Overview
Transfer RNA from a Nitrososphaeria archaeon, 72 nucleotides, folded computationally. NCBI's taxonomy places the organism under Archaea, Thermoproteati, Nitrososphaerota, Nitrososphaeria. Its Rfam family is "tRNA". From the family's description: Transfer RNA (tRNA) molecules are approximately 80 nucleotides in length. The RNAcentral record of the sequence draws on ENA.
C1' cells in the first nucleotide's frame, strides 16, 4: 500500500426486510433485614466522527479515525 471483518451505556453482548435500541454485570433509589447481602420492584446511563439516501438509518452509500486478521 491492497483486501476482509469489527467499533452499540462504565464493562460484556443482541438488534440480518430500514420502523419505539433489548439483555446481563456495575451504579442510584425502593422493598426486605437487627445490619449487610441475596431475591423482588423502579430509575440513570449507549449506536466511533463527518456527509449522503429515505417519511424514517445501529442497519444502506461515500470519506475519515481506531482495532484485529490476511496479502505484498
Nucleotide at each position: 500500500g491492497c483486501c476482509g471483518c469489527g467499533g452499540u451505556g462504565a464493562g460484556g453482548u443482541a438488534a440480518u426486510u430500514g420502523g419505539u435500541a433489548g439483555c446481563c454485570u456495575c451504579c442510584c433509589g425502593g422493598c426486605c433485614u437487627g445490619u449487610g447481602g441475596c431475591c423482588c420492584c423502579g430509575g440513570a446511563a449507549g449506536u466511533c466522527g463527518g456527509g449522503g439516501u429515505u417519511c424514517g438509518a445501529g442497519u444502506c452509500c461515500c470519506c475519515g479515525c481506531c482495532g484485529c486478521g490476511g496479502c505484498c